[in-house]
Context: one part of a larger RNA
RNA sequence: AGCUUACGACGGAUACCUUGGUGUUCAGAAGCGAUGAAGGGCGUGGCUACCGACGAUACGUUUCGGGGAACUGGAAGCAAGUUUUGAUCCGAAAAUACCCGAAUAAGGAAACUUCAAUAGAACUUCCUCUUGAAUACAUAAAGAGGAAAGAGCGAACCUAGUGAAUUGAAACAUCUUAGUAACUAGAGGAAAAGAAAGCAAAAGCGAUUCUCUUAGUAGCGGCGAGCGAAAAGGGAUUAGUCUAAACUCUAUUAUAGAGGGUUGUGGGACAACGUUAUUCAAAUAGACGUGUUAGAUGAAACAGCUGGAAUGCUGUGCCAUAGUGGGUGAAAGCCCCGUAAUCGAAAGCAUUAAUUUUUGAAGUUGUAUCCCAAGUAGGAAGGGACACGUGAAACCCCUUUUGAAUCCACGAGGACCACCUCGUAAGACUAAAUAUUACUGAAUAACCGAUAGUGAACCAGUACCGCGAGGGAAAGGUGAAAAGAACCCCGGGAGGGGAGUGAAAUAGAACAUGAAAUCGUAAGUUU
Numbered sequence: 001a002g003c004u005u006a007c008g009a010c011g012g013a014u015a016c017c018u019u020g021g022u023g024u025u026c027a028g029a030a031g032c033g034a035u036g037a038a039g040g041g042c043g044u045g046g047c048u049a050c051c052g053a054c055g056a057u058a059c060g061u062u063u064c065g066g067g068g069a070a071c072u073g074g075a076a077g078c079a080a081g082u083u084u085u086g087a088u089c090c091g092a093a094a095a096u097a098c099c100c101g102a103a104u105a106a107g108g109a110a111a112c113u114u115c116a117a118u119a120g121a122a123c124u125u126c127c128u129c130u131u132g133a134a135u136a137c138a139u140a141a142a143g144a145g146g147a148a149a150g151a152g153c154g155a156a157c158c159u160a161g162u163g164a165a166u167u168g169a170a171a172c173a174u175c176u177u178a179g180u181a182a183c184u185a186g187a188g189g190a191a192a193a194g195a196a197a198g199c200a201a202a203a204g205c206g207a208u209u210c211u212c213u214u215a216g217u218a219g220c221g222g223c224g225a226g227c228g229a230a231a232a233g234g235g236a237u238u239a240g241u242c243u244a245a246a247c248u249c250u251a252u253u254a255u256a257g258a259g260g261g262u263u264g265u266g267g268g269a270c271a272a273c274g275u276u277a278u279u280c281a282a283a284u285a286g287a288c289g290u291g292u293u294a295g296a297u298g299a300a301a302c303a304g305c306u307g308g309a310a311u312g313c314u315g316u317g318c319c320a321u322a323g324u325g326g327g328u329g330a331a332a333g334c335c336c337c338g339u340a341a342u343c344g345a346a347a348g349c350a351u352u353a354a355u356u357u358u359u360g361a362a363g364u365u366g367u368a369u370c371c372c373a374a375g376u377a378g379g380a381a382g383g384g385a386c387a388c389g390u391g392a393a394a395c396c397c398c399u400u401u402u403g404a405a406u407c408c409a410c411g412a413g414g415a416c417c418a419c420c421u422c423g424u425a426a427g428a429c430u431a432a433a434u435a436u437u438a439c440u441g442a443a444u445a446a447c448c449g450a451u452a453g454u455g456a457a458c459c460a461g462u463a464c465c466g467c468g469a470g471g472g473a474a475a476g477g478u479g480a481a482a483a484g485a486a487c488c489c490c491g492g493g494a495g496g497g498g499a500g501u502g503a504a505a506u507a508g509a510a511c512a513u514g515a516a517a518u519c520g521u522a523a524g525u526u527u
Stems, first nucleotide, its partner, number of pairs: 001526009016477002020448002022445007029437002031153002039100003042055003046078002050074002052059001061094006070082003105114003115120001123150002125147007157188001158186005168175001172222001198205002209236004219227002240429003243373001247259004264407001266372004270366004278362006285355001289351005295343003301316005317334002319323001325337003378402007388414001409424005464471002484511001487498004
C1' cells in the first nucleotide's frame, strides 16, 4: 500500500409524513374610489427587533346579537392586570382613521415644505346671478355664489381603434403565421348582437345569441402551402317595443312643446261609423316570507391481555336519517371535535312579490288629396371586409367625386335583363340561453409529496445580482409530553465523561429513518 471482516466518522439518498401547492365541479360575488381607493411611509405594546393587528380614541373605542370560562396575537418569560355585574372570542352596525398616493390650497427630489387658520373643490362639468368684446341685438369670454357628476386603481371575459415578426410554403415576393401578439380607448356583470329593405324556392320559414350537425362538404388558393362557409335539420333560451313624417293645437318671424302615428295580406294621415269594456304591458312604493352574514341541540362500550401509552388482540354489548373527515401516547361508528337530522338573528345584505298609485296599448268601412327617415340609396375611381387572393363578383363598409325615387314606389334573390317570389334601408331600445374568475364558501382527485408540487410548505417576489428595465434562490421533520439534561469531573472555551429524564439519547437540540461516494480505527491476509 491492496483486499476482507467488524466498528465508527462524514454525507443526506431512500421509504414514511404534511402545514403548502395543482386541477376540476357547484354556489356566491363580479367591483373599489373626492364620504379620498388600490398601494405604501411612519407610528401604537410595561419590557417589543420582526410578522400580523390597529391609527395620536392607535395590540384598540361604542351599540346590538351570539357564546359561557377563562383571557392580555405569532411568542416563551418577567411584571401588572381583566373576567359570571358575563371578559377574551365570533357576527352585524357605528366611531376614530397621522403622512404620501387620482392627491385636488401653493410648491415638491412620494411619505416633506410654505401660506391661510374655527374656516382651503386644483381642473373639467352643471345651476343661479352680475358684467360683457370684435359687432347693432346677441354670443364668446370674465367674475361671484352654489352643487359635488367626472378624474385613479383592478385578474380574466367583452367591444372598438392601431397593428407586427419569427414561422409555414422544405428558398422566396402573392399567400401563411393573423386581424394573432403588442399598444390604445371604452363599458358591463356580462359585453356584443337583435325584432328582416332577412332566408328560401314554386314548398315554405319568421328577431338575436350559443350548441350539435351539415362538413373538412360547397368553394377560395403562386389551384402551392394552406384557408374554409351557409340554407335546411336536432337542441338551449325565448319577448318584444319606442320615435321621425303627414294632420291638429299652444307660443313664435324662425326654432320649440302637446296630441296624433309606427306598418308590408302595405300602413298612417283624412272622412264616416263604433268603443269606454275588461285584459295585457311599463313605471313607482312595497309587507310577510326565503336565503345569507354569528350559532344551538345532536345517538351509542366495557372488561381482560400485551405495551411507555390501547384506538391493537380476546370476550361480551350498543347506536345508526350519524360507518364523511380530523384529533387523541399504535389502527376508535360508541373518548374529543364533528357528521346525519332538526332548530336559530337585535342588526346588515340579497331576493320573490301579494298589494298601492300612475300611465299606455288593443276597432270597421271608404277615398286616392298628403306622409312613410337625402347629400341618403345608387353610379365611377381607390381600398377594406365577406370562407371568396379582382375574379363573371353580387351583398356589406370606408375615402374622393357624383347623385335618385315616395307605393303606378324602392331594395334583394351571387355579374346583368325579363318574369316571379321575398322584404320595406337611410332613427332608437331590448331580458334569457353564451364568455370569464383576481375574490368568497362548499366539495372533489387512478394530482404532487420538499431536486416534486406555485418562484415561494420555512417572515419569498425575501436574501442576493443589475445604473435600470429586469433577473431571482437556498432553506420542512427531537419527543407522546421539554420531561430540553439539576449536580459532579476535564477544559480558557468549544467539546466531552459521569449522573439524571425518557419506551428509546447511536431521539440531545449540528436532534426521526440514515444509502452511496469519501475518511478513519482494530483484526486477519498478500507483497
Molecule: large-subunit ribosomal RNA, domain I
Organism: uncultured Actinomycetes bacterium